[in-house]
Context: one part of a larger RNA
Molecule: small-subunit ribosomal RNA, 3' minor domain
Organism: Deltaproteobacteria bacterium
RNA sequence: CACCGCCCGUCACACCACGAAAGUCCACUGCACCAGAAGUCGCUGUCUUAACCGUAAGGAGAGAGGUGCCCAAGGUGCGGUUGAUGAUUGGGGUGAAGCCGUAACAAGGUAGCCGUAGGGGAACCUGCGGCUGGAUCACCUCCUU
Numbered sequence: 001c002a003c004c005g006c007c008c009g010u011c012a013c014a015c016c017a018c019g020a021a022a023g024u025c026c027a028c029u030g031c032a033c034c035a036g037a038a039g040u041c042g043c044u045g046u047c048u049u050a051a052c053c054g055u056a057a058g059g060a061g062a063g064a065g066g067u068g069c070c071c072a073a074g075g076u077g078c079g080g081u082u083g084a085u086g087a088u089u090g091g092g093g094u095g096a097a098g099c100c101g102u103a104a105c106a107a108g109g110u111a112g113c114c115g116u117a118g119g120g121g122a123a124c125c126u127g128c129g130g131c132u133g134g135a136u137c138a139c140c141u142c143c144u145u
Base pairs, nucleotide, nucleotide: 003108005105008101009100011098013095014094015093016092018090019089020088023085024084025083027081028080029079030078031077032076033075034074039070041068042067043066044065046064047063048062049061052059053058111132112131113130114129115128116127117126118125119124
């Protein structure tokens, strides 16, 4: 579990997750430029210097200093990716007893539905085209009794 049925949407309230959003912040990362510690290597006309060469002067060699390339950190600018947060905002979900109507289910009281366009607090309404997954009535053809 009685059409005393079933049932739709807005609005109000509570909670939940998600999206949008002027931006803000963290992390990672790309490109360009600046920068350039330590160090190898290259150059060196400066300085120092026991063994080697040289009677000596000096030379060879070595070291220091200077300098160039590479280059870590760091800095600046322009981007990229992911995450967090953000006034406000959008729909979604859930909720025994809120509000407004009553759209659908019976011909549901304007048959319903599909497509499309316009309109409307909300279910929705209206126009045009289509479908029967509509009832009823009339006629035609056919089947059964």